Predicted 3D model of a 140-nucleotide RNA (c-di-AMP riboswitch aptamer (ydaO/yuaA leader)) from Paenibacillus doosanensis. The source organism's lineage runs through Bacteria, Bacilli, Caryophanales, Paenibacillaceae and Paenibacillus. The sequence was found by an Rfam model in a public genome assembly. The model forms 92% of the base pairs in the Rfam consensus. Its Rfam family is "c-di-AMP riboswitch aptamer (ydaO/yuaA leader)". Rfam describes the family as follows. This family represents a conserved RNA structure found upstream of the ydaO and yuaA genes in Bacillus subtilis and related genes in other bacteria. Its mean pLDDT, the model's own confidence on a scale to 100, is 78.

Parts: sequence; C1' cells; structure tokens
RNA sequence: AAAAAUUUAACGCUGAGUUUUCUUAGGAAAAACGGGGGAACCAACCGAUUUUGGGGUGAAUCUAUCGUUCGACGAUGGAAGAGCGCUCUUCUCACGCUCUAACCCGCCAGCUAACCUCGUAGGCGCUUCUGGGAAGGAAA
Repeated sequence: AAAAAUUUAACGCUGAGUUUUCUUAGGAAAAACGGGGGAACCAACCGAUUUUGGGGUGAAUCUAUCGUUCGACGAUGGAAGAGCGCUCUUCUCACGCUCUAACCCGCCAGCUAACCUCGUAGGCGCUUCUGGGAAGGAAA
C1' cells in the first nucleotide's frame, strides 16, 4: 500500500413488520400499518367449484425447446410481474444490474357493511456509486 474477515456506531435496502404507555421487567395495552373470516346487491349455479380437490400470504405466475428416473425435476430462452441504482419523498421516461422464492389452511371460505380475528418478522448493504422531466417537502 492492497485485499479479506470480525465488531461497534451512524446511514440505508427489501418487507406490513414501527411508535408510545404501564409493569412485579415475566409480560400487558394502545396507536399506526398489514392480513384473514364475514350480509344485502352483484357474480356463480348448462359442465367442472365440489380428487383433475379447493383456498390463503407473497412480485414470485404462464410458456417453448432439450434433458430426464417420463411424475416431478434440471438447463437454456420468452412473456407477465417485482426490486435497486449520486442518501428528502412521490410519479414518469430511458439505461444498467438483479429477483421471479418459500410457507400455510386441511375438504373448507366469491364479493362483502356491521362485526369477529390474526401479524409487528426475517434477511441484507454501506465511501463509492446512471441520466432526463414533473409535483411536493425541508433548509437557507
């Protein structure tokens, strides 16, 4: 000097996953955000909703070719969808880089006011990094 790893603080990303109060510090409650169930009306009821089971959270589904143990699964693509990118937020265009999982209910649920009920995680990055337009906010 460079690279790598670990720890702490701050800042930041994904996501609903944050804040406040009380407490005997075990826990409890509230706000906020997010999810599920649940009328009328509507939809559906002539062929699949009911084993070809069905449904939910989530962006995470569909499809072509090949391989295959021919069910799945794997590889390479495509389409739909999602995220990040000079650190205030939102929208938008272009460009670049990524993701396209996992889990749950248990034969059962369309929408759905009142009402009932559940969740408050987990996982990452960080000193150098793309531009244009619009609206708002903050500071001066």